[in-house]
Molecule: SAM-I/IV (S-adenosyl methionine) riboswitch aptamer
Organism: Wenzhouxiangella sp. XN24
RNA sequence: AUCACGCAUCAAGAGUGAGCUGACGCUCCGCCAACCUGCCCGACCCGGGCAAGGUGGCUGCCCCGAAAGGGGGAUGUGGCCGACCCAGGCAACGAACCGGGUCCAU
Numbered sequence: 001a002u003c004a005c006g007c008a009u010c011a012a013g014a015g016u017g018a019g020c021u022g023a024c025g026c027u028c029c030g031c032c033a034a035c036c037u038g039c040c041c042g043a044c045c046c047g048g049g050c051a052a053g054g055u056g057g058c059u060g061c062c063c064c065g066a067a068a069g070g071g072g073g074a075u076g077u078g079g080c081c082g083a084c085c086c087a088g089g090c091a092a093c094g095a096a097c098c099g100g101g102u103c104c105a106u
Base pairs, nucleotide, nucleotide: 006077007076008075009074010073015029017028018027019026020025030058031057032056035054036053037052038050039049040048042103043102044101045100046099047098061072062071063070064069079090080089081088
């Protein structure tokens, strides 16, 4: 890695886009969201923010139940190189450019 387990979410938002295909679907462009990484104060933590990198989405998740809730399903739990999640290495905007706490320095 894969599978399983665990945890979080399933609110809202966003395309009658272009190309290919018999279809499934794939590619490109645009957009949404903010799960992971990263970034925004000297360091760290919490909060807030940004949306660059990795996913996901742009079909109102489904079923049972009067409800509480239960069952199922979906997505996420960074990426690349390296044989490898793990040693080590690499990239991450011209955006944000903030608040609190602790510490360091003066």